A computed fold for a 72-nucleotide RNA from a Bacteroidales bacterium, annotated as transfer RNA.
Lineage of the source: Bacteria > Pseudomonadati > Bacteroidota > Bacteroidia > Bacteroidales.
Its Rfam family is "tRNA". The family's RNA type in Rfam is transfer RNA.
Its mean pLDDT, the model's own confidence on a scale to 100, is 83.
RNA sequence: GGCCGCGUACCUUAGUGGUAAAGGGCAACACUAAUAAUGUCGAUAUCGUGGGUUCGAAUCCCACCGCGGCCA
Numbered sequence: 001g002g003c004c005g006c007g008u009a010c011c012u013u014a015g016u017g018g019u020a021a022a023g024g025g026c027a028a029c030a031c032u033a034a035u036a037a038u039g040u041c042g043a044u045a046u047c048g049u050g051g052g053u054u055c056g057a058a059u060c061c062c063a064c065c066g067c068g069g070c071c072a
Stems, first nucleotide, its partner, number of pairs: 001071007010024004018055001026042001028040003048064005
């Protein structure tokens, strides 16, 4: 340099056009002498950035940024 894949909450992932979900973690409460476990409840994501298409974009298109792989 060329090609391919990936980027979603603190972490791991789901979601492939119609207002973003789960598990873990975190906070509070219940339980306990206390902690853990368990239960209830809650907070946390302008979906890497900027444009475009569309009535509507995490999702489709383009450029860029970052990470990984293959080739040279």